[in-house]
Bacterial RNase P class A from a Gammaproteobacteria bacterium, 416 nucleotides, folded computationally. Model confidence (mean pLDDT): 79 of 100. The RNAcentral record of the sequence draws on ENA. It is recorded under the gene name rnpB. It matches the Rfam family "Bacterial RNase P class A". It is annotated as a ribozyme. Of the family's consensus pairs, 92% are formed in the model. The source organism's lineage runs through Bacteria, Pseudomonadati, Pseudomonadota and Gammaproteobacteria.
RNA sequence: GGAGUCGGCCGGACGGUCGCUGCUGCUGCAAGGCAGGGGAGGAAAGUCCGGGCUCCGCAGGGCAAGGUGCCAGGUAACGCCUGGGCGGCGUGAGCCGACGGAAAGUGCAACAGAGAGCAGACCGCCGAACGGUCCCGCGUGUGUGGGGGCACUUGUCGUCCGCAAGGGCGACAUAGUGCUCCUGCACCGUCGAAAGGCGAGCGGGGCGCGUGGUAAGGGUGAAACGGUGCGGUAAGAGCGCACCGCGAGUCUGGCAACAGACCGGCACGGCAAACCCCACCUGGAGCAAGACCAAAUAGGGUUCCAUACGCGCGGCCCGCGCGGGAACCGGGUAGGUUGCUUGAGCCCAUCGGCGACGGUGGGCCUAGAGGAAUGACCGUCCUCGACAGAACCCGGCUUACAGGCCGACUCCACUU
Numbered sequence: 001g002g003a004g005u006c007g008g009c010c011g012g013a014c015g016g017u018c019g020c021u022g023c024u025g026c027u028g029c030a031a032g033g034c035a036g037g038g039g040a041g042g043a044a045a046g047u048c049c050g051g052g053c054u055c056c057g058c059a060g061g062g063c064a065a066g067g068u069g070c071c072a073g074g075u076a077a078c079g080c081c082u083g084g085g086c087g088g089c090g091u092g093a094g095c096c097g098a099c100g101g102a103a104a105g106u107g108c109a110a111c112a113g114a115g116a117g118c119a120g121a122c123c124g125c126c127g128a129a130c131g132g133u134c135c136c137g138c139g140u141g142u143g144u145g146g147g148g149g150c151a152c153u154u155g156u157c158g159u160c161c162g163c164a165a166g167g168g169c170g171a172c173a174u175a176g177u178g179c180u181c182c183u184g185c186a187c188c189g190u191c192g193a194a195a196g197g198c199g200a201g202c203g204g205g206g207c208g209c210g211u212g213g214u215a216a217g218g219g220u221g222a223a224a225c226g227g228u229g230c231g232g233u234a235a236g237a238g239c240g241c242a243c244c245g246c247g248a249g250u251c252u253g254g255c256a257a258c259a260g261a262c263c264g265g266c267a268c269g270g271c272a273a274a275c276c277c278c279a280c281c282u283g284g285a286g287c288a289a290g291a292c293c294a295a296a297u298a299g300g301g302u303u304c305c306a307u308a309c310g311c312g313c314g315g316c317c318c319g320c321g322c323g324g325g326a327a328c329c330g331g332g333u334a335g336g337u338u339g340c341u342u343g344a345g346c347c348c349a350u351c352g353g354c355g356a357c358g359g360u361g362g363g364c365c366u367a368g369a370g371g372a373a374u375g376a377c378c379g380u381c382c383u384c385g386a387c388a389g390a391a392c393c394c395g396g397c398u399u400a401c402a403g404g405c406c407g408a409c410u411c412c413a414c415u416u
Stems, first nucleotide, its partner, number of pairs: 001412010012381007020039002023036005041387001045398002048396005053286004065282005070084005085099001086097004100277002105275002107271002122218002124214003130210002132207007141187013154173008188199004226244006245266001246264002249262005290338004300329006309323005345364008382385001
């Protein structure tokens, strides 16, 4: 010098004239007059939270409904504030955060995709296992038993036909022959170092056709059942190992949120701003709340007086009621008064606390209207003036705002 972050403050100034509205004093019978002094904001706004105050309701407990939601503290209270933790962003000062529980249960995930939750195999990778097929090497059989089946021959028996010779059918066999199946042993073939396997085959190689293995890679998706690397494997895989991630484990630190170390194993994905679970909080309405006074050719009640007259009690009498008068009473409309500004107040000092905040002492009084005041004009000056106007009060949050001032801190560049 530039770029930023956080905190605090100001937000036209001065003078004059004329008004408006409260207060105090004086004056006046009153209306009023005179003098003095006060008179919008940091947001007075949105009315979004919390409280005071007021009236109504309320034995206590539970359910429902709504709200809040990391931990500790502050506070009258809060969804606010402070400090801390965790996560994210930033080089940094710093900023942002609906930030309890998904291992209680129920549920949800469109489209795409093979597969969306104790998943899945489309492309791809593999050939280890089983089958197929092609090629190559060696081989392409022998003996001896046991058992079963079928056929034929022979024999025996039964039965039938025939005078007879003989023949048909059926059953059985301790008989024979042939074919076939199972099986033992010894050789033999093949592979093997052997053990041993298989057998007219055995072994090797290729293909990747069927079956199969796999989830590394591709692809879909917001999300694909831990990530990266090395080893390993037929190819792969927490299959093994290291680091990271993860954990209803142990220890240590911390009030806690949580953190660190060790240990364990790779299951237990995401969504609670879905239901839900857990913890805590919550009665309703609001100053047009509410309180007081209180007019009448309004209306009500009680007592007393009068009963001349009118009306009603079917015609008449008495009586009663209504209409009359007086006093008293309460409610209450118009209207008036109040609530109304001294208050969880502001400033200064000091003490405690990292801080929010709290304690003590001293000082100050700072709008209070009620159709609603706080304005207008003139002069001078400057950097030429933003957002915006109290309505019972207070603490917050959020939103709007031309411009300016102060303090602390960060990053970059340069100079000494």